[in-house]
RNA sequence: UGGGCUCAGGAUGAACGCUGGCGGUGUGCCUAAUACCUGCAAGUCGAGCGAGAAGUUUACUUCUAGCGGCGAACGGGUGAGUAACACGUAUUCAACCUACCCAUCAGACUGGAAUAACAUCGAGAAAUCGAUGCUAAUGCCGGAUAUCAGAUAUUUACACAAGUUUUUAUCUCUAAAGAAGCGUUUGCUUCACUGAUGAAUGGGAAUGCGCAGCAUUAGGUAGUUGGUGAGAUAACAGCUCACCAAGCCAACGAUGCUUAGCCGGCCUGAGAGGGUGAUCGGCCACACUGGAACUGAGACACGGUCCAGACUCCUACGGGAGGCAGCAGUAGGGAAUUUUCGACAAUGGGCGAAAGCCUGAUCGAGCAACACCGCGUGAGGGAUGAAAGAUUUUGGUCUGUAAACCUCUGUUGUAAGGGAAGAACAAGUAGAAUAGGAAAUGAUUCUGCCCUGACGGUACCUUACCAGAAAGCGACGGCUAACUUCGUGCCAGCAGCCGCGGUAAUACGAAGGUCGCAAGCGUUAUCCGGAUUUACUGGGCGUAAAGCGUCCGCAGCUGGUUCAACCAGUCUGAUGUUAAAGGCAGAGGCUCAACCUCUGUGUGCAUUGGAUACUAUUGAACUAGAGUUAUGGAGGGGCAAGUGGAAUUCCUAGUGUAUCGGUGGAAUGAGUAGAUAUUAGGAGGAACACCAGUGGCGAAGGCGACUUGCUGGCCAUAUACUGACAGUCAUGGACGAAAGCGUGGGGGAGCGAAUAGGAUUAGAUACCCUAGUAGUCCACGCCGUAAACGUUGAGUACUAGGUGUUGGGCAUAAGCUCAGUGCUGCAGUUAACGCAUUAAGUACUCCGCCUGGGUAGUACGCACGCAAGUGUAAAACUCAAAGGAAUUGACGGGGACCCGCACAAGCGGAGGAUCAUGUGGUUUAAUUCGAGGCAACGCGAAGAACCUUACCAAGACUUGACAUACUAGGCAAAGUUAUAGAGAUAUAAUGGAGGUUAACCUAGAUACAGGUGGUGCAUGGUUGUCGUCAGCUCGUGCCGUGAGGUGUUUGGUUAAGUCCAGUAACGAGCGCAACCCCUAUCCUUAGUUACCAUCAUUUAGUUGGGGACUCUAGGGAGACUGCUAGUGCAAACUAGAGGAAGGUGGGGAUGACGUCAAAUCAUCAUGCCCCUUAUGUCUUGGGCUACACACGUGAUACAAUGGCUGAUACAAAGCGUCGCAACACUGUAAAGUUGAGCUAAUCGCAAAAAGUCAGUCUCAGUUCGGAUCGAAGUCCGCAACUCGACUUCGUGAAGUCGGAUUCGCUAGUAAUCGCAAGUCAGCAAUAUUGCGGUGAAUACGUUCCCGGGUCUUGUACACACCGCCCGUCAAACCACGGGAGUUGGAAAUACCCAAAGUCACUGUUCUAACUUUU
Repeated sequence: UGGGCUCAGGAUGAACGCUGGCGGUGUGCCUAAUACCUGCAAGUCGAGCGAGAAGUUUACUUCUAGCGGCGAACGGGUGAGUAACACGUAUUCAACCUACCCAUCAGACUGGAAUAACAUCGAGAAAUCGAUGCUAAUGCCGGAUAUCAGAUAUUUACACAAGUUUUUAUCUCUAAAGAAGCGUUUGCUUCACUGAUGAAUGGGAAUGCGCAGCAUUAGGUAGUUGGUGAGAUAACAGCUCACCAAGCCAACGAUGCUUAGCCGGCCUGAGAGGGUGAUCGGCCACACUGGAACUGAGACACGGUCCAGACUCCUACGGGAGGCAGCAGUAGGGAAUUUUCGACAAUGGGCGAAAGCCUGAUCGAGCAACACCGCGUGAGGGAUGAAAGAUUUUGGUCUGUAAACCUCUGUUGUAAGGGAAGAACAAGUAGAAUAGGAAAUGAUUCUGCCCUGACGGUACCUUACCAGAAAGCGACGGCUAACUUCGUGCCAGCAGCCGCGGUAAUACGAAGGUCGCAAGCGUUAUCCGGAUUUACUGGGCGUAAAGCGUCCGCAGCUGGUUCAACCAGUCUGAUGUUAAAGGCAGAGGCUCAACCUCUGUGUGCAUUGGAUACUAUUGAACUAGAGUUAUGGAGGGGCAAGUGGAAUUCCUAGUGUAUCGGUGGAAUGAGUAGAUAUUAGGAGGAACACCAGUGGCGAAGGCGACUUGCUGGCCAUAUACUGACAGUCAUGGACGAAAGCGUGGGGGAGCGAAUAGGAUUAGAUACCCUAGUAGUCCACGCCGUAAACGUUGAGUACUAGGUGUUGGGCAUAAGCUCAGUGCUGCAGUUAACGCAUUAAGUACUCCGCCUGGGUAGUACGCACGCAAGUGUAAAACUCAAAGGAAUUGACGGGGACCCGCACAAGCGGAGGAUCAUGUGGUUUAAUUCGAGGCAACGCGAAGAACCUUACCAAGACUUGACAUACUAGGCAAAGUUAUAGAGAUAUAAUGGAGGUUAACCUAGAUACAGGUGGUGCAUGGUUGUCGUCAGCUCGUGCCGUGAGGUGUUUGGUUAAGUCCAGUAACGAGCGCAACCCCUAUCCUUAGUUACCAUCAUUUAGUUGGGGACUCUAGGGAGACUGCUAGUGCAAACUAGAGGAAGGUGGGGAUGACGUCAAAUCAUCAUGCCCCUUAUGUCUUGGGCUACACACGUGAUACAAUGGCUGAUACAAAGCGUCGCAACACUGUAAAGUUGAGCUAAUCGCAAAAAGUCAGUCUCAGUUCGGAUCGAAGUCCGCAACUCGACUUCGUGAAGUCGGAUUCGCUAGUAAUCGCAAGUCAGCAAUAUUGCGGUGAAUACGUUCCCGGGUCUUGUACACACCGCCCGUCAAACCACGGGAGUUGGAAAUACCCAAAGUCACUGUUCUAACUUUU
């Protein structure tokens, strides 16, 4: 930087966990459209009718089974179906209907026949039904009259195509019902009735637009599409039928499948959008499942009918009954959703003239923190900052004015008292007015009275009383407000993401404290947001995911200049609509709020008026785009035919003889049957050296010998012409490297998958070699992919240059210009890298593609293909990342440069033997512990017989062996002796200082002591190591978005980041160097215990003396690339001189930032944990010394450069009074006896050894070598058994120079020789640390091994290559499959059977009113 994951917000018809005081307003089966017990949810009218019954005032009142009317199609429920004109919105009906209500006009004449109820008889378990007889109507029927309607003709005015409307004539057809009141009249009034028209209301039908997913659903359709005619309907229409035609729908997504009631709205969002469709409201659909019609104004009807099915119930088995998706309620399902309540008081509905009746609609109450809103759980004062809890650095701090305590209030609560609004009607009654009427009843309007409340004695008000009765939940590692202690110890657990937990957990659990919200708080689920993470607003595609391999091109989209017209888009005004509710704004009502009421406001659609710049359309013109033509030009552009030479191979012949070939080295292979080599001739196939070039051509793939033929494109110049003819292109088409496939194909030299053999290797199905088949080549046909890449789609325009090159033109001098092809570079751009007139810049047009990684370019399906396979293209599941570019390190069997005993060149060793010593292992009661590549292993340990000692066994002690503090007692305590004991210890005796506040001892009591117990991964300190390697950093400045860079890189030089030069750096710090010590030379000062030249003297610097020398130890000098020469800008290097010393003279001390959780809790110190009659302390004995074995470090050897014997010379540095010890004597010796001298330049240890001079041994397991063992001793010590050293005599192993491999050393070094010291009674010392003696060899050089430094490069590493990481297998687990089959559901097509029902036809039977007498 890209990109995903996750969180903080809001919301919910919610559920779950913990908790719970009150009120108001809402909401409450989201699952099983599962099944339902019980009750209720639709009746009403006696002022339509007959009949019956009850009551009593006997004339009235009341009731109603039946006929009849109206209603039951509303209201209420649910969301199964439905992807549809279902819904929304806007229109249309000149194609329609509408009971009740309203208005207007007209009317209501005259007749008739039945039937239920009822009575009688009968069937049946029931449901229910049959027969006969009687009767009424506002039930049913005939006739008359009538606008209207229909047909034919006529006529007027209009319109929008079919049409609407007016007049006239003829024909045809359709009506009716009464009741009540008043009143006696030609009756009136009211309600009801009939016809017609209009209006209203409600419906029906049609149309435009909008309204899910999947193309891995691409073709669908046969009444299908249209026409004519008919039927049907309220009405249009293939709605239905007959005939005719063959249409119709579809990439602007038909058809199919899946899912879903739609909307106003609701949630979210800045908006655009996204999600949703509970409550309220509109529409639709459904009513156990499926089908059907009847009645009616209206239904194909939730509480109607018929049929079929499933289920439930009753039954006398013959047959019947039922439908809560109405309100309550039950069972079931489920995480989950209420009372079998009250009332018709209000609002509304049905019927009625009305009173009224009915109404689970509705209004109310009940349950539920389910949601929203409001209130409360007290307010003010109160510091000894109480107690208590928590914590603590023990001082304190926090809870905390919090509490107690004092004063006050009373919302709510409890008790008592008062107490609404919601009530307006209608009817009745009294009165008034108006119109009409003969009058009355009546109609309309107004006023008074009367009457009506489920909620509910509720809201509200008043009084009294007491701070009394009322706080929880979640969180506290970061995101994210809020921290500590204890417990736990990768356990238990947490977790939204990152992640936390392995003994000091702010992350688990608990506590204290804190933070947040609060009658709630958290969790879970779901939606939007954040997410510009699908980007219209508002993203991208060189390398992060993403440009089709390339071109052509239909549809589509986009399109040059000018004029005119038009007004579709566009802009603007108005009108209609956009239901109510909701939202928003402004008011108002409940004490506020939620809630409720009122007013205002609408981005869409439709109609209409206007504007005309732009776009579209139409017309006319233009030439700058595009194309044609003319004149020239370059080219491996393509196809076909022919020709050529070089080379390989093969064949023939000659010469010629033993090898050839091949490789890192070989072998297989070829060759005496004559190869290779060489000469000549021939055959055949494939490819075309040099030219050749970030040069040419082509759309890309690609194209390279030469000639000819055919042919495509491009460039330049600018004569003429066309006149926008263009750009890009889904689907489609063409081309498309290599490999591969096909043909009873052809060809086959070389090369060469497969294969064979030989090598290499642990293996080598590879790399290398020898052979070699497909193939490579040609013809024709497929395939259709590549890192088909410039990882960069095509086109147009614009935007600094410089410099090469190809082809044209102008000029022909410089140069300019057009078309290509490269490099470099500014602005700009980019995450950066980079790109930069050949854009990845600035803009426009069109196409393609992307949306985290894996699964996977896979499965399935489909298409293509002969096949191989290609194209299209998922999901489950899983992860919290996967990526890009750049940075710093580290690493590389990457590169360059440099250094080091790193290699090389040398010298001597180790590894073989014996022994010493350390370690591992084993053993053991214990073999104490630590150290572990380099950087543990002769290390801690500069000394384990006891001690040490930490380990083991046994025996003892418990305020302790040791420290501080208290009380009491004591004349001590220590010491000495005796007894017991292994000793610690115990007992007894003795002893004696002179302290008296102290110290010591004894006893007691607690605080505490003590711990070499654990953790070096809690630490300090100390140390090792890279490495005495030359590095590691900082300030300011500059560069970069940033990490970072620069400086510190580069060129020289050095041991060195040492110095110099250059330089966007300039300076500085820690390191390097120097300063310090020893040593090498000289001078000076000082001479005792050191020294002795001269003078004396002695056995002897012994003594006198000397101060010269050596030496000692103080102070100085000296070396600095200073001088000379050469090279070089300089630094510096090389050579030389002088000098004791020359380029750091030699050696030491000195160790940057850091690395290794390096080492040490057992030197010491120390946090935490652990033990406390023991993990502490004391004692004796044992162990650390074991011993099949393995490793490290050393000693001694294997011999003659030697061993042995004898003689003899020369050091340095140390040490010594708890000591070194001379001389002398004894002993073979270790040593003993004795003890002069010395607190040391005086005396002693002390003899130096190799060396030198003689002698001997003569190559042998020896006169080499000395292990081991035996015997006898010496010394130290309380004590040498385990377990010391030394001496003498005897014994005399292995070993004859050491495999692979490996170590040290560059000069006074290696090698070799001895001396001393520390520790220490003695000693395991062959170790360690020092000292001097003798004293070499070699370095060409940096290719290689190891380690290190600087620069650079690659990186998928950053715990940094001991990294990271891929695949198989094993075990366990998760997800998804296969499986003989079996089963459920959905759909399509064909056929068969077929209920109810409707229409038609036919038959039979019945039939009162009507017709006719047939």
Source information: The prediction has a mean pLDDT of 83. Small-subunit ribosomal RNA from an uncultured bacterium, 1414 nucleotides, folded computationally.